[in-house]
């Protein structure tokens, strides 16, 4: 100097002038239960993110349920160990794959319980199969040569054997060599690989040139029923608590015991209606819930780390037609990407201009 790669970090800055939404102190008018409530002013202070998003996970709250022990459904997790309130998340390690390397990636218990599944090509897809090919030892018939015969030889044909060769597939029942054989074939052996049992190191996954057994029985798929193991009650701040209007409606009690309406020529009857207090439910609306929290900086101690003790310090948005803009200046390479709280925390995952920082790696040079 080029090219990586693995964590972290801002996310334009200063000032102005107008506004906007909380808050908090004074004044000032009004109300009344006299120390509190609207309401206006004026002051100071405060006012959006690393993802505030996607609503996938896990909690915290809260209401319903006593669905609190047990067990069936269903529905998620799943190599090990540690972190944490919790986790499908982090962190460390094993294993496998990728990468010359730092380093990334992985739904990575079980198909030697049972069941199921497999396009296309193939002869044949699971206690298998015989297209070419190899062989004729065996068991038949044919033909030829020796033979007197009996029966030998050779050659073919059928039955037959063969899983070394070829072909076909993503896979064809462990690999390489020797032996062996009719021709092959774990049929025998050597190494290797697999399996069990051991021992040894490790908490443990696992790992090993431990040590014996075992010719191989047990192809592949559970993001395919299933099996094993461990978790999991429902909704969701538009949860839920208070207060509480009326020319609205319901209950009770008193007063009236009468009057009004319709039916009807009228009278009796019938049905309907009236005032007053007093109660409890509850729309409208209003408060809260609502931001003090597994918080957040510093410092120091544990730990390889994720995280955790201690000490001190700090208050940082709380709307409910929803507020954080506009305009000037003047600066930086660059007029600044992606996007904007909604009950409230831990993650995940997606978007993202630009620029900074640390440690590593590879490749060139050069001293």
């Nucleotide at each position: 100097g080029g090219a990586g790669u693995u964590g972290g970090c801002c996310a334009g800055a200063u000032c102005g002038u107008c506004g906007c939404c909380g808050c908090u102190u004074u004044u000032a008018u009004u109300g009344c239960u006299u120390g509190c409530a609207a309401u206006a002013a004026a002051a100071g202070g405060g006012g959006a993110g690393g993802a505030a998003a996607g609503u996938c996970c896990g909690g915290g709250c809260u209401u319903c349920a006593a669905c609190a022990g047990g067990g069936c459904a269903g529905g998620g997790u799943g190599c090990c160990a540690g972190g944490u309130a919790a986790c499908g998340c982090c962190u460390g390690g094993g294993u496998a794959g990728c990468g010359c390397g730092a380093g990334c990636u992985a739904a990575c218990g079980a198909c030697a319980a049972g069941u199921g599944c497999a396009g296309c090509a193939g002869a044949g897809a699971g206690g298998a199969a015989a297209c070419c090919g190899c062989c004729u030892a065996u068991g038949u018939g044919u033909u030829u040569a020796u033979g007197u015969a009996a029966a030998u030889a050779a050659a073919u044909g059928c039955a037959g054997g063969u899983a070394a060769g070829g072909g076909u597939g993503a896979a064809a029942g462990g690999g390489u060599g020797c032996g062996g054989u009719a021709a092959g074939a774990g049929c025998g052996c050597a190494c290797c690989g697999g399996c069990c049992a051991u021992c040894u190191a490790g908490u443990a996954a696992u790992a090993g040139u431990u040590u014996g057994g075992u010719g191989c029985a047990a192809g592949g798929u559970a993001a395919a029923c299933u099996c094993c193991a461990c978790c999991c009650g429902a909704a969701g701040c538009a949860a839920g608590a208070c207060c509480a209007a009326a020319u609205a409606g319901g209950c009770u009690u008193c007063c009236u015991g009468a009057g009004g309406u319709a039916u009807g020529g009228c009278c009796c009857a019938u049905a309907c209606u009236g005032g007053a207090a007093g109660c409890g439910g509850g729309u409208a609306g209003g408060u809260u819930g609502c931001u003090u929290g597994a918080g957040c900086c510093u410092g120091u101690g544990a730990g390889u780390g994720a995280u955790u003790g201690c000490a001190g310090g700090c208050c940082u948005a709380g709307a409910c037609g929803a507020a954080u803009g506009a305009c000037g200046a003047u600066u930086c390479a660059a007029c600044g990407a992606c996007a904007a709280a909604a009950c409230c925390c831990g993650g995940c995952u997606u978007a993202u201009a630009g620029g900074c920082c640390a440690a590593c790696u590879c490749c060139a040079a050069c001293c």

A computed fold for a 367-nucleotide RNA from Psychromonas sp. MB-3u-54, annotated as Bacterial RNase P class A.
The sequence was found by an Rfam model in a public genome assembly.
Its mean pLDDT, the model's own confidence on a scale to 100, is 76.